[in-house]
RNA sequence: AGGGUUUGAUCUUGGCUCAGAACGAACGCUGGCGGCGUGGAUUAGGCAUGCAAGUCGAACGAGGCUCCGCCGAAAGGUGGAAGUCGAGUGGCGUAAGGGUGAGUAAUACAUAGAUAACCUACCUCUGAGAUGGGGAUAACAACGUCCUGGGGCAACUCAGGACUACCGAAAGGGUUGCUAAUACCCAGUAAUGUCAGUGAACCGCAUGUUUUGCUGACCAAAGGGGGCCCGCAAGGGUCUUGCUUAGAGAGGGGUCUAUGUCCUAUCAGCUUGUUGGUAGGGUAACGGCCUACCAAGGCAAUGACGGGUAGCCGGCCUGAGAGGGUGGUCGGCCACAUUGGGACUGAGACACUGCCCAGACUCCUACGGGAGGCUGCAGUCGAGGAUCUUUCGCAAUGCCCGAAAGGGUGACGAAGCGACGCCGCGUGGGGGAAGAAGGCCUUCGGGUUGUAAACCCCUGUCAGGAGUUAGGAAAUGCAGGGCGUGAAUAGCGUCCUGCUUGACUAAGGCUCAAGAGGAAGUCAUGGCUAACUCUGUGCCAGCAGCCGCGGUAAUACAGAGAUGGCAAGCGUUGUUCGGAAUCACUGGGCGUAAAGGGCACGUAGGCGGUCUAGCAAGUCGGGUGUGAAAGCCCCUGGCUCAAACAGGGAACUGCGCCCGAAACUACAAGACUUGAGGAUGGAAGGGGAGAGUGGAACUUCUGGUGGAGCGGUGAAAUGCGUAGAUAUCAGAAGGAACGCCGGUGGCGAAAGCGACUCUCUGGUCUAUCCCUGACGCUGAGGUGCGAAAGCUAGGGGAGCAAACGGGAUUAGAUACCCCGGUAGUCCUAGCCGUAAACGAUGAACACUAAGUAGAGGGACCGCGAGGUUUCUCUGCCGCAGCUAACGCAUUAAGUGUUCCGCCUGGGGAGUACGGUCGCAAGACUAAAACUCAAAAGAAUUGACGGGGGCUCGCACAAGCGGUGGAGCAUGUGGCUUAAUUCGAUGCAACGCGAAGAACCUUACCGGGGCUUGACAUGGUGGAAGUAGAAACCUGAAAGGGUGACGAUCGGUAUCCAGUCCGGAACCAUCACAGGUGCUGCAUGGCUGUCGUCAGCUCGUGCCGUGAGGCGUUGGGUUAAGUCCUCUAACGAGCGAAACCCUUGUCUCUAGUUGCCAACGGGAGAGCCGGGAACUCUAGAGAGACUGCUGUCGUCAAGACGGAGGAAGGUGGGGACGACGUCAAGUCAUCAUGGCCCUUAUGUCCCGGGCCGCACACGUGCUACAAUGGCCGGUACAAAGGGAUGCAAAGCCGCAAGGUGGAGCGAAACCCAGAAAGCCGGUCCCAGUUCAGAUCGAAGGCUGAAACCCGCCUUCGUGAAGGAGGAAUCGCUAGUAAUCGCGGAUCAGCUACGCCGCGGUGAAUAUGUUCCCGAGCCUUGUACACACCGCCCGUCAAGCCACCCAAGCAGGGUGUACUCGAAGUCACUGGCCCAAUCCGCAAGGAAGGGAGGUGCCGAAAGUACGUCCUGUGAGGAGGACUA
Repeated sequence: AGGGUUUGAUCUUGGCUCAGAACGAACGCUGGCGGCGUGGAUUAGGCAUGCAAGUCGAACGAGGCUCCGCCGAAAGGUGGAAGUCGAGUGGCGUAAGGGUGAGUAAUACAUAGAUAACCUACCUCUGAGAUGGGGAUAACAACGUCCUGGGGCAACUCAGGACUACCGAAAGGGUUGCUAAUACCCAGUAAUGUCAGUGAACCGCAUGUUUUGCUGACCAAAGGGGGCCCGCAAGGGUCUUGCUUAGAGAGGGGUCUAUGUCCUAUCAGCUUGUUGGUAGGGUAACGGCCUACCAAGGCAAUGACGGGUAGCCGGCCUGAGAGGGUGGUCGGCCACAUUGGGACUGAGACACUGCCCAGACUCCUACGGGAGGCUGCAGUCGAGGAUCUUUCGCAAUGCCCGAAAGGGUGACGAAGCGACGCCGCGUGGGGGAAGAAGGCCUUCGGGUUGUAAACCCCUGUCAGGAGUUAGGAAAUGCAGGGCGUGAAUAGCGUCCUGCUUGACUAAGGCUCAAGAGGAAGUCAUGGCUAACUCUGUGCCAGCAGCCGCGGUAAUACAGAGAUGGCAAGCGUUGUUCGGAAUCACUGGGCGUAAAGGGCACGUAGGCGGUCUAGCAAGUCGGGUGUGAAAGCCCCUGGCUCAAACAGGGAACUGCGCCCGAAACUACAAGACUUGAGGAUGGAAGGGGAGAGUGGAACUUCUGGUGGAGCGGUGAAAUGCGUAGAUAUCAGAAGGAACGCCGGUGGCGAAAGCGACUCUCUGGUCUAUCCCUGACGCUGAGGUGCGAAAGCUAGGGGAGCAAACGGGAUUAGAUACCCCGGUAGUCCUAGCCGUAAACGAUGAACACUAAGUAGAGGGACCGCGAGGUUUCUCUGCCGCAGCUAACGCAUUAAGUGUUCCGCCUGGGGAGUACGGUCGCAAGACUAAAACUCAAAAGAAUUGACGGGGGCUCGCACAAGCGGUGGAGCAUGUGGCUUAAUUCGAUGCAACGCGAAGAACCUUACCGGGGCUUGACAUGGUGGAAGUAGAAACCUGAAAGGGUGACGAUCGGUAUCCAGUCCGGAACCAUCACAGGUGCUGCAUGGCUGUCGUCAGCUCGUGCCGUGAGGCGUUGGGUUAAGUCCUCUAACGAGCGAAACCCUUGUCUCUAGUUGCCAACGGGAGAGCCGGGAACUCUAGAGAGACUGCUGUCGUCAAGACGGAGGAAGGUGGGGACGACGUCAAGUCAUCAUGGCCCUUAUGUCCCGGGCCGCACACGUGCUACAAUGGCCGGUACAAAGGGAUGCAAAGCCGCAAGGUGGAGCGAAACCCAGAAAGCCGGUCCCAGUUCAGAUCGAAGGCUGAAACCCGCCUUCGUGAAGGAGGAAUCGCUAGUAAUCGCGGAUCAGCUACGCCGCGGUGAAUAUGUUCCCGAGCCUUGUACACACCGCCCGUCAAGCCACCCAAGCAGGGUGUACUCGAAGUCACUGGCCCAAUCCGCAAGGAAGGGAGGUGCCGAAAGUACGUCCUGUGAGGAGGACUA
């Protein structure tokens, strides 16, 4: 820091996606040790069990236990002291600590302030005080019932007796009696306190504060402990602790103010205690906090009210920062404690482990009633992807109580569990092969794993074993001692010595011995992104973050090997930030990519010209307070290091206060004229509104003329017309629109405005520079205007014309064309409010090259035509600059300023729902689910176009001959079959592979055989009667079996024989052979095709951000990118041409087998002598180059004509085929990767098939006849072939052929008669003397063999066919047409095919409109698999989400009413009450209470709304799928 992904490629826009970091995580695989952290994020769901708040005997009374004394035999009684236990009264604490985040968008939190509006237990300091009395109460103890008697109306009470005894299941409660206090009460004393009244001083900030006087009223208290001293005692003093009152402090809290603090306007209006005042109440305190009365206010677009979501902050994560996200652990604040309400106590609560009430739930119950609250620590159930031990200890730190000892403390300290995170360590180190084995790959050579291992030498961390040892411990207390204070040896303070205290925990540290021993996984390996091969699979199974992989050679699936990354972890998933400048403050845009409002006026708001002197709100500087601690950062320190921790610093970008500056902005004041406006003179104009007028055209009506058509179209028809149309003349009526002028000319804000006249009216320009003096710009909401169509009402209606009717066209034609025709178009009044309302470009101001044209004014010069200049408007071109490019360019899309509107991937969708507007149509506002990996802009190269231009080609046209009809041949499809082997399939398959299928070929089918094989190479073993083999048996053959006879080469020793070894051949066996089995879409090679079309490229350079372009385009020319010329191109290559072969003319050389002109011979024949001239043969040369000439042409290239020439503009023909295209054809020519078969998919044999036949097509042959058939005679080729071959003469046969065998390996001999032609004859237009199919018979030939299934001959038979529909093919000259000849293959042949050869030998092309194909230029494109492209909609089917919907269900919330718990407050209080007062008493007073009533009041109920969610028969559209 970027990368991937839209395209054939490119640039841009734009979304999606990846690499990074982080986490209270979860899941998968794996797991050695330690340190430090961290761990219920979900159901604020329910909870068993234990523990989490007590303590004080130095406040108090009583009791138990231990001890001691006394009495007692004992039981026991009694007294005492110290201790202790568990209750009670009392005090303090329980409001802290601990948990959680439900609620809360402000009664919260953060920051800064205020309190002159307040409180504060415990603690500290200071002052003063503590006198005298009183009555209760808990603990504790007892309780009854019945009977008799008495009293009493009754309730009940008294006495006696009996039963051993209050009620209740429980929780708990009742009655009576006794008693203490630091509990409670009364009185006294009291100010510096409080209140009231009244003065003064100072200060401030409005109320006021502070200080200081005077007067009056009111309010206190408690004791305990220890020693010592005084005192006979009571008691007092001292010390200490506690108490009362007042002041101060510290710390803590209450309240108030300002600023900041999420989303939603599809929530726009909210509010009645509401806003303020007065009075009162209430509170610690201000306040509508509450009440009464009065007023009618208060809040809101700077977002009130409503809805949704959420504890806030320090901080944490990310980021370069600005930001974005987050608020777990730690710290601060708040809120809550089963849900809701309420108060009590208290310094403090409306109280987590207190109370009351109501609800839900759970438990107990004897059914009458009760009990409970883990969001404390552990733990449990449930739900969940998911979060721990029912541990140890108060040793440390802290808190509560206590004088203290001490007690308590699930706070806390520790341990345990979890790789959940961070950090550290280890799983060994060195040596060790040209490199073991095994694995994997392989081109079989090797490579790799890999110094890795083994092996050798070491080390000893961690874990395990043995031993040893530190720190967290300081205190307090006790004992002893010193010092200070003190009267004191007490007490208090302080110091020293000794003793005492460890949950964790022998965990840690250190030492020793032994021993490499106990300790590595996980993910990835197509690109992004580091890392590659094999096998399996075969669009299957699967992968995938994006692009995308998989359909038989997958580096993408799965496995293996190898490699890369990280490492006790590694991956995956989820979430956040980043990348994303993809919401853009830093830091984006809007002509065409998403995006300028249709246009204007104008409200709020924002912004605003020049000068002067002020002010100090913004702004800037300095100082100061605060910004808690922790954290981040820096430095240092000590745990071996690190993480973690400690100390110090910096920082905390913020806010407040004080002082200062005055440029800029604001504010207030004054001035100015250039912005803006006004005035006066002039100017142009389809600017607007109303009224009137006009001519042309049209239609209708009336009349005349006239007489058959008119009209309409590509062509027609419908239509009109003898009831007189069209046409024409005259007249009348009506409505609408205004020709020419007319022009990228004018006017208007836009929509828009076009005959003429009048009236009313808006704006603009110019000149003067006279007036005002910033009066300006923009403009959210708002208001107005706003084409066409449409709507309402009333008119009008000529023409035109949706809908509709008819006629055509068409496969159809709900269209285009034609004939009609209604709304509408027109007018008046009112709606609608939208358009590609476009310059697809908001408004305003300023600045920034030139040139040119038009419109409207002005100034100057000129007699004039005209010229110069200035302002405004409308165009074109073009520099700088800008832009992705196209383009824009003083009329900006340039450079700046101000304000408004709008955009944020495509689809869904400008849709749904809601709201507003509208008569309706509909408009405005405006989502989401779901889905895709793109959608898009500009430009580039191609391809394509029923686009254009230029130009070619037997492309058409002009011609000649065919095919398509017939018969036959042949190939193909189809069908059939045991098999009809396989391939070729538009052109470019189909007489093609096949230049020869009876067997063979042969690959197919049936049957019969063989298995190292029909064929090759190698290894091992065997092997002389071995290999081979006549003959025989079996068999259709192949094969199988028997088998006389019967070998060979090299070496070894000197030779021979023999032996041995080796080779060939053989047998057995193992490797292997073999395959016309598959894949031509794995390939090589070869071939077809576009196309012998003229194209295809490169180097350098130039242009372009780039793809790419230029070059190769343009003007000419050519068969040609052939050449010339111009030129940001200059050159070059592959193609074209040429070079090569052949043919046409000549020359030279040569002269046999070819030739014969002259000479000679000769019996017919170049036959002979001879000749070398000619033909010819076959070698070498010449020749043709627009070279010459005329005209045209750019002085060119070249074209046309001419001369010469055998040949003239490439002379004719051939070979030769650019870059590439068609995954074209061929795995069956051959070669070859991979796959498959291996007693068979190999191989051998016999027979069959490839020749099958309702049919269809292609290519041919022969014909249909007289330019002919037949018969007879007769002439002239070229090019070939020939030795298991061609074969002559002669003879036989009608013929095929037979016989024969001369000659010839061939310029010699043979095949071999050329045929059409020519001469003569015949036939006479007929299914024929045409045509020959088919069939019969008889023959011939080849061959082992002609049945399936050969060719030929003769005789007989004598089919279709009388020139071929739609359609279609070839050919431009020695061509077409026509005639025969030869060859390859081959035993023969289905050859009418193919490849060649010559003979005879035409017609036509005026031309390029059209069909087909091609080349170049240009244009459009949404195509690039490239028009056989792309692509739209309906319908059918499946699936998904959303919407509507009669309703149904759940939740939230509002209003009104009903009922009304607990409780505060108020009133009452006839009943009850110890303290004080009066009273002898009874009783009363004061004061208080139970109870009652009232207001308020939770829950509940009723009614009516409203919001959200779910579901819903059916309905609507949308996305996806083939």
This is a predicted structure of a 1522-nucleotide RNA (small-subunit ribosomal RNA) from a sediment metagenome.
Model confidence (mean pLDDT): 84 of 100.
RNAcentral holds the sequence, with entries from SILVA.